[in-house]
RNA sequence: GGGAAAUUAAUUCAAUCGGUGGAAUGUUUAUUUUACACAUAAAAUGUUAAAGGUUCAAAUCCUUUAUUUCUCA
Numbered sequence: 001g002g003g004a005a006a007u008u009a010a011u012u013c014a015a016u017c018g019g020u021g022g023a024a025u026g027u028u029u030a031u032u033u034u035a036c037a038c039a040u041a042a043a044a045u046g047u048u049a050a051a052g053g054u055u056c057a058a059a060u061c062c063u064u065u066a067u068u069u070c071u072c073a
Base pairs, nucleotide, nucleotide: 001072002071003070004069005068006067007066010025011024012023013022019056027043028042029041030040031039049065050064051063052062053061
């Protein structure tokens, strides 16, 4: 340098091929305990990597950019 793939909550991953963004773990609060842990209940979280385009409507389709991984030379 050529080709391919990935990027979504603090972390790991979903989202039925365009139609309301969720789960687990973690965090916070309350109950429980002498206390901690466990358990139960509740809550807070996201410009879906960035920018632009198509569309009534985009995490999803198109273009460019960034980062990471694999592969060819």